[in-house]
Context: one part of a larger RNA
RNA sequence: UGACGGGGGCCCGCACAAGCGGUGGAGCAUGUGGUUUAAUUCGACGCAACGCGCAGAACCUUACCCGGGCUAGACACGGCAGGAAUCUUCCAGAGACGGAGGAGUGCCCGCAAGGGAACCUAGGUCCAGGUGCUGCAUGGCUGUCGUCAGCUCGUGUCGUGAGAUGUUGGGUUAAGUCCCGCAACGAGCGCAACCCCCACCCUUAGUUGCCAGCAUUUAGUUGGGCACUCUAAGGGGACGCCCGUCGUUAAGCCGGAGGAAGGUGGGGAUGACGUCAAGUCCUCAUGGCCCUUAUGUCCAGGGCUACACACGUGCUACAAUGGGCGGUACAAUGGGCUGCGAACCCGCGAGGGUAAGCGAAUCUCAAAAAACCGUCCUCAGUACGGAUAGGAGUCUGCAACUCGACUCCUUGAAGGUGGAAUCGCUAGUAAUCCCUGAUCAGCAAGCAGGGGUGAAUACGUUCCCGGGCCUUGUACA
Numbered sequence: 001u002g003a004c005g006g007g008g009g010c011c012c013g014c015a016c017a018a019g020c021g022g023u024g025g026a027g028c029a030u031g032u033g034g035u036u037u038a039a040u041u042c043g044a045c046g047c048a049a050c051g052c053g054c055a056g057a058a059c060c061u062u063a064c065c066c067g068g069g070c071u072a073g074a075c076a077c078g079g080c081a082g083g084a085a086u087c088u089u090c091c092a093g094a095g096a097c098g099g100a101g102g103a104g105u106g107c108c109c110g111c112a113a114g115g116g117a118a119c120c121u122a123g124g125u126c127c128a129g130g131u132g133c134u135g136c137a138u139g140g141c142u143g144u145c146g147u148c149a150g151c152u153c154g155u156g157u158c159g160u161g162a163g164a165u166g167u168u169g170g171g172u173u174a175a176g177u178c179c180c181g182c183a184a185c186g187a188g189c190g191c192a193a194c195c196c197c198c199a200c201c202c203u204u205a206g207u208u209g210c211c212a213g214c215a216u217u218u219a220g221u222u223g224g225g226c227a228c229u230c231u232a233a234g235g236g237g238a239c240g241c242c243c244g245u246c247g248u249u250a251a252g253c254c255g256g257a258g259g260a261a262g263g264u265g266g267g268g269a270u271g272a273c274g275u276c277a278a279g280u281c282c283u284c285a286u287g288g289c290c291c292u293u294a295u296g297u298c299c300a301g302g303g304c305u306a307c308a309c310a311c312g313u314g315c316u317a318c319a320a321u322g323g324g325c326g327g328u329a330c331a332a333u334g335g336g337c338u339g340c341g342a343a344c345c346c347g348c349g350a351g352g353g354u355a356a357g358c359g360a361a362u363c364u365c366a367a368a369a370a371a372c373c374g375u376c377c378u379c380a381g382u383a384c385g386g387a388u389a390g391g392a393g394u395c396u397g398c399a400a401c402u403c404g405a406c407u408c409c410u411u412g413a414a415g416g417u418g419g420a421a422u423c424g425c426u427a428g429u430a431a432u433c434c435c436u437g438a439u440c441a442g443c444a445a446g447c448a449g450g451g452g453u454g455a456a457u458a459c460g461u462u463c464c465c466g467g468g469c470c471u472u473g474u475a476c477a
Stems, first nucleotide, its partner, number of pairs: 001477002003474003007471007015461002019425005026316008034307002042053002064302002067299004073127001081121003086103006107116003129291002132289003138285002140280003143276001145274001150189006156165003169180003195268004200236007209226003214223002239262001242256003246252001318418001322377006334365003339358002344353003384415001389410007431453007
């Protein structure tokens, strides 16, 4: 100087407390451990691994296993020889591959011969290739402490020196935020602000959007209009500005006014010096090592989907604040041309047929759901719950056996609110209800977004956890 303390002081954080809803019990989904397996590819392991890399494993992906093939190679570069490329038929084969034919000449220079670019084939060479090892050789990127308020420097001063001072102290703040004091005076990286979205207003603009008044219609449908809504570009607005209490006349705190908004208005982006030899050589790049008729590469099939178990994360429930049936409202973010697909017809349905419109403020996906109204059920393993299983189908796709999703009929399991323990959340939040999108042929209970309905509680900081500042002890560095 740090680190540590079941030392002290001060102070924060859904850290506790107060409250609401869960997890831990059940069934299922998913990830992991373990076990199994020819293989169940690999990585990730307290917080910070475990719905994680995977924004989508039937083939492909795919790195694993078994079998069948290739050896200048599936891919790159240069030189030499032949041929355009390309399309297509047959044979054997699981295919890769192998064998036998057919069609066929484009582009540029040139009258032509021929040459060139690109592509294909053969031989051989300097070589290719490796998701093989090392993240403890690395770059890059990322997680975490932590959006915590800290981390430093120049000059000066003090100290033999390590170093100290500044950065400590008194107040204050979300903040090393600001004020005052002070052997310090300044400065940098952080904080804040500048950026984006939302909340109010104005201006500009008025179609595909909107409709106050007029006419018209089944319908903003049409005429008309751009006031309103909205859209999307620019601007205004909030600064402790005004008043008062407190405070050191300060920084500021508390109350009030005005205001759409008030003390950082709400949210996002933004992550200091560093820590964990944290994670990643399987995104990529890269040193070293290793393989080179194989640890490379092509193909078919299988596996990653196994199942006595154990754990994490979720979904659905155990019902009456509910379930069934009928009726009837109200969104927002978004997507759409080998795409979204209306209306109509067929089917109980998944879906099928035909087909209008739309590269979309125009058409379409599209039904929002909870809610509301009416009615049935009356506390029961039930008209709760839907696992499992049998049968029949639909769709995608070369192909749903291993191993897809969905539909219909039947079947109806466990489950009576879950031990010890444990998680999230302070407001348009929790809880609850649907919708959209990425990936994607198909496949979502996951993920990323969107809106609807919409709470309870916070006395307080003694205690648990994490953190900041000062101080103290130390046989630690």
A computed fold for a 477-nucleotide part of an RNA from an uncultured prokaryote, annotated as small-subunit ribosomal RNA, 3' major domain. The coordinates come from a structure-prediction model, not an experiment, and the mean pLDDT is 85. Rfam family: Bacterial small subunit ribosomal RNA.